[in-house]
Context: one part of a larger RNA
């Protein structure tokens, strides 16, 4: 520096946002850097290619010729970049009126349910398992009825329903807010894509305080079993919970990085708008924007994928390059650790 790639074989960054760089809609005017041509000049000798010469070659020796340059000057070209000024509207922003929605944050507040404690009834038994025991229970358990008390999670409604960029969000009700989706085509007018740092990240896990019902690594115990550091059972501490803070990592998955544009249908299902209708119902019709199956070309090694592409393209970033060794070892860095990131090589087949 090239070349093939990347759902499942080695590969798409967990995930938005943004710098710089990389690419960029329609149009018209200049300009002439890129870029195209022409003419001049230079590119030493050698070597290169042709000719020639030479003991028969070859080495080699002389001559001429030619090729060679991201090169200079200068003329002319303008179609495509690209710099200047002008215009436009279909991209992209905004504006106006709707809509939907577990989308963030904050306060509040209900029920039902297990647990514990208070008080009645009431007696020997109860719980648990394939079956057993440890457990608990005459000091009054379990079961039942009433009283509190806490802490956590929110049945039905729920839906290949729905919102988020990913993570991930689910009772209600208020504040505070972030995005999307339609229609008007009213305003700006290429403002666009893509893209480091910093932000954002589930669960576990750490700090410091609080909280602690139910579960629940660890631990203690019963069983099981040739042992049982388990699988089943009785108990249980960390945590699960909350605030402040770290951590930075997942099968973080759709194992499918963005944007834009295009190419056959059918059938569902969520938001919306016109239209049909006496109608705020019902239908059917046309359309946007999302989420599902099936599927024509076409792709694919097959599996599949198939207007939500893994089809045709085009623009931009990640990555990969035979298995082990190794996401390891040094280093750097980044964390209170824990360990993250980043990243070989000896050697081996």
């Nucleotide at each position: 520096c090239u070349g093939g790639g990347c759902g499942u074989a080695g590969a798409g960054u967990g995930c938005g946002u943004u710098g710089a760089g990389g690419c960029g809609g329609u149009u018209c005017u200049g300009u002439a850097a890129g870029u195209u041509g022409g003419a001049c000049g230079u590119g030493a000798a050698a070597g290169c290619u042709c000719c020639u010469g030479g003991c028969c070659c070859a080495a080699c020796u002389g001559g001429g010729a030619g090729a060679g340059g991201u090169c200079g000057u200068u003329c002319a070209a303008u179609a495509c970049u690209g710099c200047a000024g002008g215009a436009c509207u279909u991209g992209a922003g905004g504006g106006c009126a709707g809509c939907a929605g577990a989308g963030g944050g904050a306060g509040g507040u209900g029920g039902a349910a297990u647990u514990c404690c208070c008080g009645g009834u009431g007696u020997a038994g109860u719980g648990g398992u394939g079956a057993a025991a440890u457990g608990c229970g005459u000091a009054g358990a379990u079961a039942u009825c009433g009283g509190g008390a806490g802490g956590a999670a929110c049945a039905c409604c729920a839906g290949u329903g729905g919102c988020g960029a990913a993570g991930g969000c689910g009772g209600c009700c208020u504040c505070c807010u972030g995005g999307g989706c339609u229609g008007c085509u009213c305003c700006u007018g290429a403002c666009g894509c893509u893209g480091a740092a910093g932000g954002c990240g589930a669960a576990a896990g750490c700090u410091a305080g609080g909280g602690g019902a139910g579960c629940g690594a660890a631990c203690g115990g019963g069983a099981u079993u040739a042992g049982a550091c388990a699988c089943c059972c009785c108990g249980g501490u960390a945590g699960u919970c909350c605030u402040a803070g770290c951590u930075g990592u997942a099968a973080a998955c759709g194992a499918u990085g963005g944007a834009u544009a295009c190419u056959a249908g059918g059938u569902g299902u969520g938001g919306g708008a016109a239209g049909u209708g006496a109608a705020a119902a019902a239908u059917c019709u046309u359309u946007c924007c999302g989420u599902g199956c099936c599927g024509a070309a076409g792709c694919u090694a097959a599996c599949g994928c198939g207007u939500u592409a893994a089809g045709u393209a085009u623009c931009c970033c990640g990555c990969c390059u035979g298995g082990g060794g190794a996401g390891u070892a040094c280093g750097a860095u980044c964390g209170c650790a824990a360990g993250g990131u980043u990243a070989a090589a000896a050697c081996u087949c």

The part of an RNA shown here (small-subunit ribosomal RNA, central domain) has 349 nucleotides and comes from a metagenome. The full RNA is in RNAcentral, with records from SILVA.